[in-house]
Context: one part of a larger RNA
Molecule: small-subunit ribosomal RNA, 3' major domain
Organism: uncultured bacterium
RNA sequence: UGACGGGGACCCGCACAAGCGGUGGAGCAUGUGGUUUAAUUCGAAGCAACGCGAAGAACCUUACCAAAUCUUGACAUCCUUCUGACCGGUACUUAACCGUACCUUCUCUUCGGAGCAGGAGUGACAGGUGGUGCAUGGUUGUCGUCAGCUCGUGUCGUGAGAUGUUGGGUUAAGUCCCGCAACGAGCGCAACCCUUAUCGAUAGUUACCAUCAGGUUAUGCUGGGGACUCUGUCGAGACUGCCGUCGUAAGAUGUGAGGAAGGUGGGGAUGACGUCAAGUCAGCACGGCCCUUACGUCCGGGGCUACACACGUGUUACAAUGGGGGGUACAGAAGGCAGCUACACGGCGACGUGAUGCUAAUCCCGAAAGCCUCUCUCAGUUCGGAUUGGAGUCUGCAACCCGACUCCAUGAAGCUGGAUUCGCUAGUAAUCGCGCAUCAGCCACGGCGCGGUGAAUACAUUCCCGGGCCUUGCACU
Numbered sequence: 001u002g003a004c005g006g007g008g009a010c011c012c013g014c015a016c017a018a019g020c021g022g023u024g025g026a027g028c029a030u031g032u033g034g035u036u037u038a039a040u041u042c043g044a045a046g047c048a049a050c051g052c053g054a055a056g057a058a059c060c061u062u063a064c065c066a067a068a069u070c071u072u073g074a075c076a077u078c079c080u081u082c083u084g085a086c087c088g089g090u091a092c093u094u095a096a097c098c099g100u101a102c103c104u105u106c107u108c109u110u111c112g113g114a115g116c117a118g119g120a121g122u123g124a125c126a127g128g129u130g131g132u133g134c135a136u137g138g139u140u141g142u143c144g145u146c147a148g149c150u151c152g153u154g155u156c157g158u159g160a161g162a163u164g165u166u167g168g169g170u171u172a173a174g175u176c177c178c179g180c181a182a183c184g185a186g187c188g189c190a191a192c193c194c195u196u197a198u199c200g201a202u203a204g205u206u207a208c209c210a211u212c213a214g215g216u217u218a219u220g221c222u223g224g225g226g227a228c229u230c231u232g233u234c235g236a237g238a239c240u241g242c243c244g245u246c247g248u249a250a251g252a253u254g255u256g257a258g259g260a261a262g263g264u265g266g267g268g269a270u271g272a273c274g275u276c277a278a279g280u281c282a283g284c285a286c287g288g289c290c291c292u293u294a295c296g297u298c299c300g301g302g303g304c305u306a307c308a309c310a311c312g313u314g315u316u317a318c319a320a321u322g323g324g325g326g327g328u329a330c331a332g333a334a335g336g337c338a339g340c341u342a343c344a345c346g347g348c349g350a351c352g353u354g355a356u357g358c359u360a361a362u363c364c365c366g367a368a369a370g371c372c373u374c375u376c377u378c379a380g381u382u383c384g385g386a387u388u389g390g391a392g393u394c395u396g397c398a399a400c401c402c403g404a405c406u407c408c409a410u411g412a413a414g415c416u417g418g419a420u421u422c423g424c425u426a427g428u429a430a431u432c433g434c435g436c437a438u439c440a441g442c443c444a445c446g447g448c449g450c451g452g453u454g455a456a457u458a459c460a461u462u463c464c465c466g467g468g469c470c471u472u473g474c475a476c477u
Stems, first nucleotide, its partner, number of pairs: 002476001004473002007471002010468004015461001019424004026316008034307002042053002064302002070296001073125001077124002079121006088103005106115003127291002130289001132287001136285002138280003141276001143274001148187006154163003167178003193268004198236007208225002212223003239262001242256001243254004318417001322376007335364002339358002343354004383414001388409007430453007
């Protein structure tokens, strides 16, 4: 100087408290440990591993296992030599890859050859998801969007260092003010960026329809319009600017005014110096090391989906603020050509058949909770839906291991969950549905978005946890 203290002072944070909803009990889904296995590929390990890498494991993926194959190799460059093809198609064979036969089959040219492709040979080499993240780059997590971390010159100290950065106030903030042997500066903070909330100008097609006209069973359907909505672009607007009170100032405060919005308006992007030899050699790159008829490569099958058990994260419930039947409204944001599909018909249904529009503000893809009404009447039930039997649909070479969905039947546990523990301060929690990526299909109840309905509580900082600053002790540095 730091670190640490069951030392002190001050301050902050869904940290506690006040509330609302969960977890821990049940079923199922998913990840992990363990066990098992020929293999159950590998990595991630308190917070910060465990719905994590994986935004899609039937084959492929795939790295694992047993079996079968090849050895200049599945892939790249160079050398020698041969051929004119290669690709593609058919037949045989194989579990498949491999292999065999047949058909088809190059370009330019100065005719020397060149290019391209294939076969054979030779070695240089290829190849390795083999090891080391404690050799590394890059990148990421975390403390933490916490308010800190430093430098130049000067001054003080023998020196390590100190000062500045401490003090008095203030702030979300090392934010600003005042003081001061300091004066300045940099990286952070804030602002500049995106989005959302209001208005104006401008532009109107595929969006819109107030006025005028036409037309329809009906509909912006048509002429037309540039008002409104909306979609773009450019601007305005919020700054404690004004007023009152307190204060030297910074600033604080008010049921203040005005305003769509008020004191950072809401949300996002943005992560200082560093810490954890934190994570990743399996995304990629890369240094040593290791394998080279195998630790490389190819192929059919199996496995990654096992199951006495344990844990994490979710989901569905245990019901009447509910379940079921009928009727009836209102979104946003996305996506669509090997696609989304109107409409019609068939089927109880998943879906099938036909057909139409759309490369999209044009066509398509739809809300659910809600509201109205009928029923059930507290029961393991008209709650709950696991499990199992049967019959099907779709995708795909192929659903046995191991897909999703539909219909009929079956109808398990579960009556609100111990100690404990988690999230959340407003359009938030809770609750309701919709979309997208990956993707042939899908084990998605996951992830990322979108809108609908829409609360309660915060006295306070004594305590728990984490953090900031000052100070003190110290057997550590």